[in-house]
């Protein structure tokens, strides 16, 4: 400090996650000391045992027992013990300490202030302590109770209690007075500890105030002792804290009330701060002590280890009645993910009591127990290369685990065994503890785990798994090669502790105060007025609230920080410092805000003169249309559509004339023109009315801006009443369209639209842009005005609209009409959906408006731009793409491949264009992968090693077999040499490494191939541009077959592609001249057959030859002109001259593992090998490719010519001979310009058919043959005879071809033993058409749109079915809380009392006074009816919503998305 995730890629926007730090933590796996530290975060649930406040004989009365001791009548007594134990009266403590956070949102807490209080014990000061009195505990007697506990009667002491006397002083006071105390005990007799009063003081409290200190407005009104006031009364004390009376007030948008939720600080953690989070340990406050209520005592409690009452719960019980309060310490059971010992000690420290010893003291010091943090320290060190075995890997060499081990040579920290031993303790006292330290001794000894390796994010490979098991913090991995499962090696990272979870703060500027936005990303209220609030013109005096600055007060301590110090060091801890940003008081200062005076006109208004308008609201009036009615002319249609029907029309439409009514809206003018906040305003006049602008500079003197609540306007639809109703036209009905069509089209056609009153309050109310000031280049059109002149131009204010400078923006854009720079002020947002949805509330007659959430659920969701593809989008071109024309195919017979059946197999594999006469240039066995049966196991092949043999290998011939194969004979005499069965080589047995595999994955791969496509396209460098992704170049005008070429341009050049360059072919020269040729010339069997020739054909080898070169015309912006295009010359050929080879960057996960190479898996007496028979040739069918054909442009018969490519010794084969023939027999010649197939054939002529199923056409069938070849039956070809089937030009649709083409006509190769109608080549003969690009189908530029990018075979909405999840409604029902009325009223204090008791004081001895008890009363707890909010649980059924795997029905949106 930042990363990862939206996308093909980008830039922004915006979430979601990750790295940091922490933690009273939990859990998983592991675990050596040691120091400090922490240690029920949940059940304020429930609690057995123990212990946690007690003390004081120096306040007072009683007062035993063991024991000793003495006597004893043996029961016992005395005496000590004894200033005993004990209990009981009294005194002071028990309000402290210690626990917990349940309530509480509050003067509860902080923080700084106040005045109306109190304070035992303490300390300072003054006074004073004198004389009397009655009781009641203990205790004894008697007595109730089961027990807890009393009753009654008697005696008794005080520092218990009561009068009296005194009163320096307090208190009260009508100022005259009046009233108020005490306690003694010890004493070494010095005194000393009390006691009483009064003032201060110190400590602790008690009361009020200012400020801070949570969330919700879907809680907006709350309050009757409620706010004040007078009395009076209660408290220590102010005070409605209470009472009576009196006025009606107080609080509250600065958030009151009510809900819910929480102990508040110092502080911790986190940030860089600001700020968020939090309130454990420590410290201060506060509440709280089973639950509610209540007081009593006391200085102080409304009291944790006190009391009473009520409720709940537990126990005891004799059933009548009691006891009981761990949120003290340990501890038990529950609860939970989870949290310790029924310990030791009062030594220290501090508290209570005491004059003191001393007593008490789960306060506190200590130990235990726990990796729960934080620090510390160890688990050795050095050497060590044969880089050891082993693991793992491997490309088999090697690498790595690795100095790491072994080994050698030290060392002893800690731990452990021995010894010595503290400090803590001023004089004694040590729980802790024989601790911590120190000394010593033995031994590498006893001591390393976790997590994680894809990215983030440091770290890699092999095995196993196979969308399985699993993993995941986000992205996301697994579907046979996983660095992401899980395992091993191997690394990486922390370390006695590692990871995972929870939470929180941080990255997050992701709520923005520092420090954020609002035109498309979320976001400007639909507009205006204007109350409160915020702000606020120039100048000057005064104030000092804001603001500053100094000072003094506080801001506890610990903690953080900064400097020392001490425990070996740290952690801890102790000392001093600074800090605590705060709040108080006080001195100053007056620049700006504020208040306040006064003064000014630049804001801002108002006057006076002018003008422009669809501003608006009534009323009137026009005139075209369009409907209807009358009438009149006329007849068969109209009428509407993409085409049609529904409708109208012979009862007379439509069209035309002419006239009547009605209603609603105003043509041209008309304009990015004008008014108005906005919504919105459009004939014409008239009346009334707002608002603007211009110019004068008379006047007033900040009068202003904005605006939460509020208040008014506000399109359309739409709801009320009551009019109106021509057209138009939701619903509606009929017609079409469609698979359907509850739509588009069409024909009607009802609300409604129009008018008057009212509500409704929303629109993409858009400039998706609040409203107001001020600054900041310009151009250009236009509307209103103004004064100017040179009279057609500048200048000026108000506007409106384009366009562009700075600058702004993520980019688009915007840009003096801001989205720039600024200031003020309102309103809005904060991640998609669930949702503008439920609830709830407030408007509305309704519809519905408003304000408006949660679960739950994705890791996006968007925004602008880029590149592409795509479009039932534009433009332009271009292709046999259509069209113009020739021949097909589809109909039949075969032929031949496919699908499909079928089989034991009918092997496999291509399958939309780019499968389908396709691999396969040729299945009868073989091929042959397939099926069936029979065999073989180091193998039918390859290599290695051992042995054995060379009379072997081999052949042959014989048996058995279906054959492999088995067995019998019989022929058959390796090489080299160094002479050694030595090398080499062949063959057999073995034996194991391995062979083998047309198995399987083309989606693990190479090579090679299809196609888009012979399409004119594809990139690259430098430069420039953009934040970028990219763009530019490569667009653009022309022009071409072409990114071909010219011309222009922020380009400029270059590659791969076009084109050439290569082959053929045309046409001409030269060279050569056998096996080709033959003009002349001779011979001739008349055959170029011979001499000869080299002219010519040809054959092959070098050259020429075409380059828009030459002419004219046209040709882009103003001229010239270029690229090029028409036309013409010349030429064998003219505009790449024809044809072929040639295939850019890529795309189809295209095809092929069965060509052939290969990685991986799988088989191994079999998925390998061999062998024989079948199969691949099957047949209800369907397709695709072809032959033949349907006939006279023919068929058949006779005759008769002109070819070229390519082929041939395992062969082509003349000749001759047979044969009708296919052939067969012979076998000249030719390894081929020499010989041979080889008579090309369509043509030509002559002749016959005469238009039928034929003299067509030829299947399919008999029969008889021929050829190949071990073998033609499954299953070949051919020949003759005979036989003579569909077929008479072919439905919707569809295929190929633009010139030597199409059609047609043969001829030859491959492959091949044999088998082509098919493939690959040859020539013969030879055509017709093309206006043209509107349309089909491909493709290329540019350009547009996008919600596609697996790229329209994209994307994507909704209902419905299922199955889950969370939620809303709900008859109701079951609880919490909280209120109102009522009803009861227990303790208890207060207050009355005629009632009943009574020791101290008074008294006439009758009683007074006082106190207690019982009753009354009004107050209030729990409780109880009854009603109301609230809020939570379930809940038949029922809503909408999220998610889910390949469901159903359309197809709404995204392209002009097929109706924008």
């Nucleotide at each position: 400090a930042g990363a990862g995730u939206u996308u093909g890629a980008u830039u922004c926007u915006g979430g979601c996650u990750c790295a940091g730090g922490a933690c009273g933590a939990a859990c998983g796996c592991u675990g050596g000391c040691g120091g400090c530290a922490g240690g029920c975060c949940u059940a304020a649930c429930a609690c057995a045992u123990g212990c946690a406040a007690g003390u004081c004989g120096a306040a007072c009365g009683c007062g035993a027992a063991c024991g000793c001791a003495u006597c004893u009548u043996c029961g016992g007594a005395u005496g000590u013990u004894a200033u005993u134990a004990g209990a009981g009266u009294g005194g002071c403590g028990c309000a402290c300490g210690g626990g917990u956070g349940a309530g509480u949102a509050a003067c509860a807490c902080g923080u700084g202030g106040g005045a109306a209080u109190c304070u035992a014990c303490c300390u300072u000061a003054g006074a004073g302590u004198g004389g009397g009195g009655g009781a009641c505990a203990a205790c004894c007697u008697c007595u109730g109770g089961a027990a807890a506990c009393g009753g009654a009667g008697g005696c008794u002491a005080a520092u218990a209690c009561c009068g009296c006397a005194u009163a320096c002083g307090g208190u009260c006071u009508a100022c005259g007075g009046a009233c108020u105390a005490a306690a003694g005990g010890c004493u070494u007799c010095g005194g000393c500890c009390g006691c009483u009063u009064u003032a201060a003081g110190a400590u602790g409290g008690g009361c009020c105030c200012g400020c801070g200190c949570a969330a919700g407005a879907u809680u907006a009104g709350g309050u009757a002792g409620u706010u004040g006031g007078u009395a009076g009364g209660g408290u220590a004390a102010a005070g409605g804290c209470c009472u009576a009376c009196c006025a009606a007030g107080c609080c509250u948008a600065c958030g009151a009330u009510c809900u819910u939720u929480a102990g508040c600080u110092g502080g911790u953690c986190u940030g860089a701060g600001a700020g968020g989070a939090u309130g454990a340990u420590c410290a201060g406050c506060c509440a709280c002590a089973c639950u509610g209520g209540g007081a009593c005592u006391g200085a102080g409690a409304c009291a944790c280890g006190g009391c009473c009452c009520a409720g709940a719960c537990u126990c005891c019980u004799a059933c009548g009645g009691g006891a009981g309060g761990c949120a003290g310490c340990a501890g038990u059971g529950g609860g939970g993910a989870a949290u310790a010992u029924u310990g030791g000690a009062c030594a220290a420290u501090g508290g209570g009591g005491g004059a003191a010893a001393c007593c008490c003291u789960g306060a506190u010091c200590c130990a235990g127990c726990c990796a729960u943090g934080c620090c510390g320290c160890g688990u050795g060190a050095g050497u060590g290369a044969a880089g050891a075995a082993g693991g793992c890997u491997u490309u088999a060499g090697g690498g790595u685990u690795g100095u790491a081990a072994a080994g050698c040579u030290c060392u002893u920290u800690c731990a452990g065994u021995g010894g010595u031993g503290a400090a803590g303790a001023u004089g004694a006292u040590g729980a802790c503890g024989g601790u911590a330290a120190c000394c010593a001794c033995a031994g590498a000894a006893g001591a390393a785990g976790c997590c994680c390796c894809g990215g983030c994010u440091a770290a890699c490979u092999u095995c196993g798994u196979g969308c399985c098991a699993g993993c995941a913090g986000c992205c996301g991995c697994g579907g046979u090669a996983a660095u992401a499962c899980g395992a091993a090696g191997g690394g990486g990272g922390c370390u006695a502790g590692c990871g995972u979870u929870g939470u929180u703060c941080g990255g997050a500027u992701u709520u923005a105060c520092u420090g954020g936005g609002c035109g498309u990303a979320a976001a400007g209220g639909g507009c205006a007025u204007g109350c409160a609030g915020g702000c606020g013109g120039u100048c000057a005096g005064g104030u000092a609230a804001g603001u500053u600055a100094g000072a003094g007060g506080u801001g506890a301590a610990a903690g953080c920080c900064c400097g020392g110090g001490g425990c070996u060091c740290a952690a801890c801890u102790c000392c001093g410092g600074a800090a605590c940003u705060g709040c108080c008081u006080u001195u100053a200062a007056u620049a700006c805000u504020g208040c306040u005076u006064g003064a000014c006109u630049a804001g801002a208004g108002a006057c006076c003169g002018a003008g422009a308008g669809a501003g608006g609201a009534u009323a009137g009036c026009g005139g075209a249309a369009u409907a209807u009615c009358c009438a009149g002319u006329g007849u068969a249609g109209a009428g509407g559509u993409g085409a049609a029907a529904u409708u109208c029309g012979u009862a007379g439409a439509u069209a035309u004339u002419g006239g009547a009514u009605g209603g609603a809206a105003c043509a041209c003018c008309a304009g990015a023109g004008g008014c108005g906040a906005a919504g919105g305003c459009g004939g014409c006049u008239a009346u009334c009315u707002g608002g603007c602008u211009c110019g004068g500079a008379u006047c007033u003197g900040a009068c202003g801006c904005u605006c939460a609540u509020a208040u008014g306007c506000g399109a359309a639809a739409g709801c009320g009443u009551g009019g109106g109703g021509a057209g138009c036209a939701a619903a509606c009905a009929g017609g079409a369209u469609u698979a359907g069509a509850u739509a588009c089209c069409c024909u009607g056609g009802u609300a409604g639209u129009c008018c008057a009153c009212g509500c409704u309050g929303u629109a993409a109310a858009c400039g998706a842009u609040g409203a107001g000031u001020g600054c900041u280049a310009g151009a250009u059109g236009u509307u209103g005005g103004a004064a100017a002149u040179u009279u057609a131009u500048a200048u000026u204010c108000a506007g409106u609209a384009u366009c562009g400078u700075a600058g702004c923006u993520a980019a688009c854009g915007c840009g003096u009409u801001a989205a720039g720079c600024a200031c003020u002020c309102c309103g809005c947002c904060u991640g998609g959906g669930g949702a503008g949805u439920a609830c709830g509330g407030u408007c509305g007659c309704a519809a519905g408006a408003u304000u408006a959430a949660a679960a739950c659920u994705c890791a996006a969701a968007g925004a602008a731009a880029u590149u592409g593809a795509c479009g039932g989008g534009g433009a332009c071109c271009c292709g046999c793409a259509c069209a113009a024309g020739c021949g097909g195919u589809g109909g039949a017979g075969c032929a031949u491949g496919u699908g499909g059946u079928u089989u034991a197999a009918u092997u496999c594999g291509a399958u939309g264009u780019u499968a389908c006469g396709c691999g396969a240039a040729g299945a009868a066995c073989c091929u042959u992968a397939c099926c069936g049966g029979c065999u073989c196991u180091u193998g039918a092949c390859a290599u290695c090693c051992u042995g054995a043999u060379c009379g072997u290998a081999u052949u042959u011939a014989c048996c058995a077999g279906a054959g492999a194969u088995g067995g019998u004979a019989a022929a058959g005499u390796c090489a080299g040499u160094u002479a050694g069965g030595c090398u080499g080589g062949a063959u057999c047995a073995g034996u194991g490494a391995c062979a083998g595999a047309u198995g399987c994955u083309g989606c693990a791969u190479g090579g090679c191939u299809g196609u888009c496509g012979u399409c004119a396209g594809c990139u690259c460098g430098u430069g420039u541009c953009g934040u970028g992704a990219g763009a530019u170049g490569u667009u653009g005008g022309g022009u071409u077959a072409a990114g071909u070429c010219c011309c222009g341009c922020a380009a400029c050049g270059a590659g791969c592609g076009c084109a050439a360059c290569c082959c053929u072919u045309a046409c001409c020269c030269u060279u050569a001249g056998u096996u080709a040729c033959c003009a002349g010339c001779g011979g001739u069997u008349c055959g170029g057959c011979c001499g000869g020739g080299a002219a010519c054909u040809c054959u092959a080898g070098g050259g020429g030859g075409a380059c828009u070169g030459c002419c004219g015309g046209u040709g882009a912006u103003a001229u010239a002109u270029a690229a090029g295009c028409c036309g013409g010359a010349g030429g064998a050929a003219g505009g790449u001259g024809g044809g072929g080879a040639u295939g850019a960057c890529g795309u189809c996960a295209a095809g092929u593992c069965c060509g052939c190479a290969u990685g991986g898996c799988u088989c191994u007496u079999a998925c390998g090998a061999g062998c024989c028979g079948g199969g691949c040739u099957a047949c209800a069918c369907a397709c695709g490719u072809g032959c033949u054909a349907c006939a006279a442009u023919g068929g058949c018969g006779a005759u008769u010519a002109c070819a070229a490519u390519g082929g041939g010794u395992c062969g082509c084969a003349a000749u001759c001979u047979c044969g009708c023939g296919a052939g067969a027999g012979u076998g000249a010649g030719c390894u081929a310009a020499u010989c041979c197939a080889u008579u090309a054939a369509a043509g030509g002529u002559c002749g016959u058919c005469u238009c039928a199923g034929u003299u067509c056409a030829g299947a399919u069938u008999g029969c008889a043959c021929u050829c190949u070849g071990c073998a033609a039956c499954u299953c070949g070809a051919g020949u003759g005879c005979a036989u003579g089937a569909a077929g008479u030009u072919g439905g919707a649709a569809u295929c190929g071809c633009u010139a030597g083409u199409a059609a047609u006509c043969g001829c030859a190769g491959a492959u091949c033993a044999g088998a082509a109608u098919g493939c690959u080549g040859c020539g013969g003969u030879g055509a017709a058409u093309a206006c043209g690009u509107u349309c089909c189908c491909g493709g290329g530029u540019c350009u547009u749109g996008u919600a596609c990018a697996c790229a329209c075979c994209g994307c994507c909405c909704g209902u419905c079915a299922c199955a889950c999840c969370a939620u809303g409604g709900g008859a109701g029902u079951u609880g919490g809380u909280u209120u109102u009325a009522c009803c009861u009223g227990a303790a208890g204090a207060u207050a009355g009392u005629u009632c009943u008791c009574u020791a101290a004081c008074c008294u006439u001895u009758u009683g007074g006074g006082g106190g207690a008890g019982g009753c009354u009363a009004g107050c209030c707890a729990c409780g109880g009816u009854a009603g109301g909010a609230u809020u939570a649980g379930c809940g038949a059924c029922u809503g909408g919503g999220g998610u889910g795997a390949a469901g159903u029905c359309g197809u709404a949106a995204c392209a002009a998305g097929g109706u924008a």
Predicted 3D model of a 1460-nucleotide RNA (small-subunit ribosomal RNA) from a metagenome. The RNAcentral record of the sequence draws on SILVA. Its Rfam family is "Bacterial small subunit ribosomal RNA". Its family is annotated with ribosome and structural constituent of ribosome in the Gene Ontology.